[in-house]
Context: one part of a larger RNA
Molecule: small-subunit ribosomal RNA, 3' major domain
Organism: uncultured bacterium
RNA sequence: UGACGGGGACCCGCACAAGCGGUGGAGCAUGUGGUUUAAUUCGAAGCAACGCGAAGAACCUUACCUGGCCUUGACAUCCCCCUGACCGGCUCGUAAUGGGGCCUUUCCUUCGGGACAGGGGAGACAGGUGGUGCAUGGUUGUCGUCAGCUCGUGUCGUGAGAUGUUGGGUUAAGUCCCGCAACGAGCGCAACCCCUAUCUUCAGUAGCCAGCAUUUUGGAUGGGCACUCUGGAGAGACUGCCAGGGACAACCUGGAGGAAGGUGGGGAUGACGUCAAAUCAUCAUGCCCCUUAUGACCUGGGCUACACACGUGCUACAAUGGACGGUACAACGAGAAGCGAACCUGCGAAGGCAAGCGGAUCUCUUAAAGCUGUUCUCAGUUCGGACCGUAGGCUGCAACUCGCCUACACGAAGCUGGAAUCGCUAGUAAUCGCGGAUCAGCACGCCGCGGUGAAUGCGUUCCCGGGCCUUGCACA
Numbered sequence: 001u002g003a004c005g006g007g008g009a010c011c012c013g014c015a016c017a018a019g020c021g022g023u024g025g026a027g028c029a030u031g032u033g034g035u036u037u038a039a040u041u042c043g044a045a046g047c048a049a050c051g052c053g054a055a056g057a058a059c060c061u062u063a064c065c066u067g068g069c070c071u072u073g074a075c076a077u078c079c080c081c082c083u084g085a086c087c088g089g090c091u092c093g094u095a096a097u098g099g100g101g102c103c104u105u106u107c108c109u110u111c112g113g114g115a116c117a118g119g120g121g122a123g124a125c126a127g128g129u130g131g132u133g134c135a136u137g138g139u140u141g142u143c144g145u146c147a148g149c150u151c152g153u154g155u156c157g158u159g160a161g162a163u164g165u166u167g168g169g170u171u172a173a174g175u176c177c178c179g180c181a182a183c184g185a186g187c188g189c190a191a192c193c194c195c196u197a198u199c200u201u202c203a204g205u206a207g208c209c210a211g212c213a214u215u216u217u218g219g220a221u222g223g224g225c226a227c228u229c230u231g232g233a234g235a236g237a238c239u240g241c242c243a244g245g246g247a248c249a250a251c252c253u254g255g256a257g258g259a260a261g262g263u264g265g266g267g268a269u270g271a272c273g274u275c276a277a278a279u280c281a282u283c284a285u286g287c288c289c290c291u292u293a294u295g296a297c298c299u300g301g302g303c304u305a306c307a308c309a310c311g312u313g314c315u316a317c318a319a320u321g322g323a324c325g326g327u328a329c330a331a332c333g334a335g336a337a338g339c340g341a342a343c344c345u346g347c348g349a350a351g352g353c354a355a356g357c358g359g360a361u362c363u364c365u366u367a368a369a370g371c372u373g374u375u376c377u378c379a380g381u382u383c384g385g386a387c388c389g390u391a392g393g394c395u396g397c398a399a400c401u402c403g404c405c406u407a408c409a410c411g412a413a414g415c416u417g418g419a420a421u422c423g424c425u426a427g428u429a430a431u432c433g434c435g436g437a438u439c440a441g442c443a444c445g446c447c448g449c450g451g452u453g454a455a456u457g458c459g460u461u462c463c464c465g466g467g468c469c470u471u472g473c474a475c476a
Base pairs, nucleotide, nucleotide: 001476002475004472005471007470008469010467011466012465013464015460016459019424020423021422022421023420026315027314028313029312030311031310032309033308034306035305042053043052064301065300067298068297070295073125077124078123080121081120082119083118088103089102090101091100092099106115107114108113127290128289130288131287132286136284137283138279139278140277141275143273148187149186150185151184152183153182154163155162156161167178168177169176193267194266195265196264198235199234200233201232202231203230204229207225212222213221214220238261241255242254243253244252245251317417321376322375323374324373325372326371327370333364334363335362338357339356343352344351345350383414389408390407391406392405393404394403430452431451432450433449434448435447436446
């Protein structure tokens, strides 16, 4: 000087408390451990691994296993020799890699030859998801969006170092004010950026009967940009104003006006560093290793196993509910090898035909919870839907291992969950549906979107994590 303390003082955070809803019990989905296996490819490991890499394993992917097969190679550059277009079609073999044969078939030319692609041989080399993340770059997690981390000059100290950065207030903040052997500065904080909340203006192939006319009653048509909206430009919030408190400061409390009030709400943004944290399997790369194999290709299998254990979720255990009928209101998005209306067929998944749309115009697209009427009457039930049988649909070369969906039948556990443990302070929790990426197909996951919409917060004694000052120290 740090680190540490079941030392002290002060402060903060859904940290506790006050509340609401969960997990832990059940079934299923998914990841992991373990076990099994020819293989169950590899990585991730307290918080910060475990719906994680994987935004999507039937083949492919694929790295693993079995069997077959190739050796200058599936891919790149160069050089030498021989041959000669390649591609494509047919064919043997085994369904493929691989191998053989047939058909077809270039350009320039001084006719000597040359050029490009292909095949064969020889050689430099290719190749490696092989090892080392404790050799590395790059990228990332984490403490933590915590308020800290430092430097120049000066001063003090023999020196390591200190000071500044401590103190009194204050703040979300090393934020600001005052004081002070310090005076300044840098990286962080804040602001500048994006979305959102209000208004003005500009512009109207979406919006409006607002005012007029027509009307098949559909903004459908004429017509019009007033409104909604869209997207450009601006305005607006700054403790600016008032009162009180405070050291007349910083600032705090209350009020006015205002759409919004004291960083308005949300996002992006992550200091010096810590964990030899993660990644050699995104990529790059040193060294080591393999080179007729640890490289390459293909078939089938595996990654989907299953006495079990754990994590994360979904569905429930019902009446604030289930079922049936009627009826209302979104937003974000996506679309051409695509989204696919209307109509017809089918109980349905879906199929047939086919309009429109590269899209404020068409489609996905009926939002659902809600409201309303009827029924069920507290039961393992008209709750719950696992499991299972049959018949089908779709995608795809192909759904046996191993996809999703539909109809009928079957109808298990489960009556609110021990110890323990998690999230959340407002348009939040809870609850309800919708869209997208990946994607042929496959979503209870992920990323977004809107609808309905709470309860509680006395407070900081305690648990956890953190900041600052101080003290002790057998630690560095």